[in-house]
RNA sequence: GAAGUCCAAAACGCGACCGCUGCCCGCCGGCCCGCAAGGGCCGCGUGGGGAGAGGAAAGUCCGGGCUCCACAGAGCAGGGUGCUGGCUAACCGCCAGGGGGGGCGACCCCACGGAAAGUGCCACAGAAAAUACACCGCCGAUGGCGGGCCGUGCCUCACGGCACGGUGCGUACAGGUAAGGGUGAAAUGGUGGGGGCCGCGGUCCUGCUGCGGCCUGAAAGUAAGAGCCCACCGCGGCACCGGCGACGGUGCCGGCAGGGUAAACCCCACCCGGAGCAAGUCCAAGCAGGCGGCGUUUCAAGGUUGCUCGCCGAGCCGCCGGGUAGGACGCUGGAGCGUGCCGGCAACGGUACGCCUAGAUUGAUGGCCGCGACGGCGCUUCACCGCGCCGGACAGAACCCGGCUUAAUGAGGACUUCCCGC
Numbered sequence: 001g002a003a004g005u006c007c008a009a010a011a012c013g014c015g016a017c018c019g020c021u022g023c024c025c026g027c028c029g030g031c032c033c034g035c036a037a038g039g040g041c042c043g044c045g046u047g048g049g050g051a052g053a054g055g056a057a058a059g060u061c062c063g064g065g066c067u068c069c070a071c072a073g074a075g076c077a078g079g080g081u082g083c084u085g086g087c088u089a090a091c092c093g094c095c096a097g098g099g100g101g102g103g104c105g106a107c108c109c110c111a112c113g114g115a116a117a118g119u120g121c122c123a124c125a126g127a128a129a130a131u132a133c134a135c136c137g138c139c140g141a142u143g144g145c146g147g148g149c150c151g152u153g154c155c156u157c158a159c160g161g162c163a164c165g166g167u168g169c170g171u172a173c174a175g176g177u178a179a180g181g182g183u184g185a186a187a188u189g190g191u192g193g194g195g196g197c198c199g200c201g202g203u204c205c206u207g208c209u210g211c212g213g214c215c216u217g218a219a220a221g222u223a224a225g226a227g228c229c230c231a232c233c234g235c236g237g238c239a240c241c242g243g244c245g246a247c248g249g250u251g252c253c254g255g256c257a258g259g260g261u262a263a264a265c266c267c268c269a270c271c272c273g274g275a276g277c278a279a280g281u282c283c284a285a286g287c288a289g290g291c292g293g294c295g296u297u298u299c300a301a302g303g304u305u306g307c308u309c310g311c312c313g314a315g316c317c318g319c320c321g322g323g324u325a326g327g328a329c330g331c332u333g334g335a336g337c338g339u340g341c342c343g344g345c346a347a348c349g350g351u352a353c354g355c356c357u358a359g360a361u362u363g364a365u366g367g368c369c370g371c372g373a374c375g376g377c378g379c380u381u382c383a384c385c386g387c388g389c390c391g392g393a394c395a396g397a398a399c400c401c402g403g404c405u406u407a408a409u410g411a412g413g414a415c416u417u418c419c420c421g422c
Stems, first nucleotide, its partner, number of pairs: 001418007010409001012372004017367002020052002023049005028043006054394001058405002061403005066276004078272005083097005098112001099110004113267002118265002120261003135181002137177003142174002144171003147204001148167008189233006195215009234256001235254008280329004289320006302312003336355008374391006
């Protein structure tokens, strides 16, 4: 210098002016209570003070608090989780570890119980996708077919013919084979080996083979092959050792026990009651209802302007329960935040001290100016400095917390790999 990995933090600062939403303290005005001192309530009155978004406030994906409803207990249904140990109020979270996978590496990823309980599914390709299958290839021991040779028997005077038997040749008809090719994501685990020399004999003779001997070796397969045999890896079982455990290590045994798939049904273990702040609680106009009183001929109740007159005039008043509009509570001091110390590898827990940090309901938290910090570009300079211009993302609380995920800006630290220079 290039390319990467992880971690912790930040999210502009100060001041002036103009706004917005709550709260607090005055002044002014009005009303009410009170003998008074004084107190209370109200205001499209006014002055001042102080406070006012986030790391994700987002998605609403998990978990909990809180509220109401339901609830003896158990089971079914339904949903969730799924290696181990720990943390937590709880968790599909976090921490530490185990196992598997990826990367040269820093490091990253994994729903990571069960496929010999049962059922289902396995596209395309391929011969065959599951108690499967034989396309090419290889073999053809055994049986068949066709020769050659040998032997025996029969027929013939003989040449020769026929039959039976033997055989190491040919063929590839039955059949054998699953090593190899080819298909596929996947084809009954993977890799390698199954030898050499000598002598005698057979023969259809440069090869194959029978018998015997010797050698090497872990072992010396077949017609060809193949766990048929051997070695190593993998797998399974058992034992011992280490670990709380997941699991790991070592040794012995077993040729392998019969594909994959459970974020397919399912089985096993554990967990879960339902709905959500539009939860829920309180106050309560108007209208309607119930009960009571007064009144409905007139004087009248009531309305119309505070009073009188005038006019209208049949209903008016009180109480009660539920409860709409509306208002209030729930509402923010809490599993709270910060610092130090102690325990713990850590997540986290304990403790002391300090701090108070939005509560709106059409939904406030903004705009502009100056200075400064930061970043980029340009000018100047060896460089520092200086000057000018530009820039600040994602995004906005609505009951509250713990997580996860997603969105997005510019800096910092640690580490890894490679290259160059000293």